[in-house]
RNA sequence: GGGGCUGUAGCUCAGUUGGGAGAGUGCCUGGAUCGCACCCAGGAGGUCGAGGGUUCGAACCCCUUCAGCUCCA
Repeated sequence: GGGGCUGUAGCUCAGUUGGGAGAGUGCCUGGAUCGCACCCAGGAGGUCGAGGGUUCGAACCCCUUCAGCUCCA
């Protein structure tokens, strides 16, 4: 320098023939207990790596770019 994969909640990840942003775990509150843990109920937390484009509408399609992993040189 060129090719491929990945980037979504604090963490691990799902969500792709374009339309509801989610799960587990963690965190907070309440319940239960003499108390803690487990358990039960509820809640907060996201510019979907960044910018632009297409579209009525983009995490998803197109272009550029950044970071990580990997292959070739």

Transfer RNA from a Candidatus Omnitrophota bacterium, 73 nucleotides, folded computationally. It matches the Rfam family "tRNA". Gene Ontology term of the family: triplet codon-amino acid adaptor activity. By type it is a transfer RNA. The organism belongs to Candidatus Omnitrophota, within Bacteria. Its mean pLDDT, the model's own confidence on a scale to 100, is 83.